[in-house]
RNA sequence: CGAGAGGGCUAGAGGAUCGCAGAGGGUAACCUCUGAGGAAAGUCCGGACUCCACAGGGCAAGUCACUGGGGAAAUCCCAGCGAGCGAAAGCUCGGGAAAGUGCAACAGAGAGCAGACCACCAAUGGCUUAGGCACAGGUGACGGUGAAACGGCGGUGUAAGAGACCACCAGCGAUUCGGGCGACCGGGUCGGCUUUGUAAACCCUGGCUGGAGCAAGGCCAAAUAGGAAGGCGCUUAAGAGCUGCCCGCUCAAGCCUUUGGGUUGGCCGCAUAGAUAGAUGAUCCUCCUCGACAGAAUCCGGCUUAUAGGCCCUCUCGUGAU
Numbered sequence: 001c002g003a004g005a006g007g008g009c010u011a012g013a014g015g016a017u018c019g020c021a022g023a024g025g026g027u028a029a030c031c032u033c034u035g036a037g038g039a040a041a042g043u044c045c046g047g048a049c050u051c052c053a054c055a056g057g058g059c060a061a062g063u064c065a066c067u068g069g070g071g072a073a074a075u076c077c078c079a080g081c082g083a084g085c086g087a088a089a090g091c092u093c094g095g096g097a098a099a100g101u102g103c104a105a106c107a108g109a110g111a112g113c114a115g116a117c118c119a120c121c122a123a124u125g126g127c128u129u130a131g132g133c134a135c136a137g138g139u140g141a142c143g144g145u146g147a148a149a150c151g152g153c154g155g156u157g158u159a160a161g162a163g164a165c166c167a168c169c170a171g172c173g174a175u176u177c178g179g180g181c182g183a184c185c186g187g188g189u190c191g192g193c194u195u196u197g198u199a200a201a202c203c204c205u206g207g208c209u210g211g212a213g214c215a216a217g218g219c220c221a222a223a224u225a226g227g228a229a230g231g232c233g234c235u236u237a238a239g240a241g242c243u244g245c246c247c248g249c250u251c252a253a254g255c256c257u258u259u260g261g262g263u264u265g266g267c268c269g270c271a272u273a274g275a276u277a278g279a280u281g282a283u284c285c286u287c288c289u290c291g292a293c294a295g296a297a298u299c300c301g302g303c304u305u306a307u308a309g310g311c312c313c314u315c316u317c318g319u320g321a322u
């Protein structure tokens, strides 16, 4: 100097005039102060708070899933372990496929205990008979198809072959030693010969989970029709309470369904912005890095998505100079 990776900050500035919302002062005119974000977005997760009398048990349902730590919790964050990708810094993923079911086009003989297309054998039976043939049979090694063919390689053995057997590897299982809190890493011994992939497919295992939500909820005022019809009940309990179902428990003399009428008001919840058809806009001048995504509505901790320009820190690789 160039290319790349990880992390962080900022989000036009200044002045003038007019305008908007809230608060304070003032009899009034008017004056003073304050006035959107890093994501305010999504409404995905957790919580504060409120209500359901308490919020019990089971099933279902939902969600999470390596280890350690942080944290109120979180499906969040940090560090690590293993697998994959990358030249590297780094990035992505994370229980189980020998519990079961399903799916994997085409090609191929055959794709989960599968398979005989090419090909090999001539021991045994058969035909022929000098030789031989390859019908029955044996083989699954060689070749081919495929992303993948049910371990690799070198031998023994066999008619020919094959973990059928042997040595060395890899994988799996058992056992043992060392390191580590642990996930895991490294070593020894033994064994049967050896099992595709896929679970944000169904499923299995383990953990967690009451529900609804500020339009929650509470207070004040006011008004009509103390309406009508039907059904089930009144302690031998109708009904209500909980995401759904069941059990249990509690309350209970009224409850449920249909229809009709009145109340659309104010205050709190609610604030260092606190609105409620919902406030920060317009014009001019100057500067510069020439301005992106975009607007609070109960609040807080995270995640995800969108994002112009500028700045800072750390790391990797390449090139050149000293």
Stems, first nucleotide, its partner, number of pairs: 001318010012287007020035006037293001041304002044302005049213004056247004061209005066080005081094005095204002100202002102198003117143001119139003124136002126133002151169002154166003170194001172191008217268004227259006239251003288291001
This is a predicted structure of a 322-nucleotide RNA (Bacterial RNase P class A) from a Candidatus Bipolaricaulota bacterium. Of the family's consensus pairs, 93% are formed in the model. It was read from a public genome assembly, where an Rfam model found it. Its mean pLDDT, the model's own confidence on a scale to 100, is 77. Rfam family: Bacterial RNase P class A. By type it is a ribozyme.